[in-house]
């Protein structure tokens, strides 16, 4: 430097629920909450999953330009050091 993650230390985010806004919807923001997380810090590039307003079909459906980085891989920054 990698790589790896302690019942270590200083600290950090905030699931589910509620309320207010936003939005067609999925959700997302803000506040209050803590399931959990070593990148649960950023970025939809590559799949997955979730909405279908609008469009297309007119019997079921189909579609992202809308979402999920707390789904998986990938990039791209970082903090500490016990085996």
């Nucleotide at each position: 430097g990698a790589g790896c993650g302690a019942u270590a230390a200083u600290g950090g985010c905030a699931a589910a629920c509620c309320c207010a806004u936003c939005g067609a919807a999925a959700g997302a923001u803000g506040g209050g909450g803590a399931c959990g997380c070593a990148a649960a810090g950023c970025c939809u590039c590559a799949g997955a999953c979730c909405u279908a307003a609008g469009g297309g079909a007119c019997c079921c459906c189909c579609u992202a330009u809308g979402g999920u980085g707390g789904c998986u891989g990938g990039g791209u920054u970082a903090c500490c050091g016990a085996a």
c-di-GMP-I riboswitch aptamer from Ammoniphilus sp. CFH 90114, 83 nucleotides, folded computationally. NCBI's taxonomy places the organism under Bacteria, Bacillota, Caryophanales, Paenibacillaceae, Ammoniphilus. The model forms 95% of the base pairs in the Rfam consensus. Rfam family: c-di-GMP-I riboswitch aptamer. Rfam links the family to the GO term cyclic-di-GMP binding. RNAcentral holds the sequence, with entries from Rfam.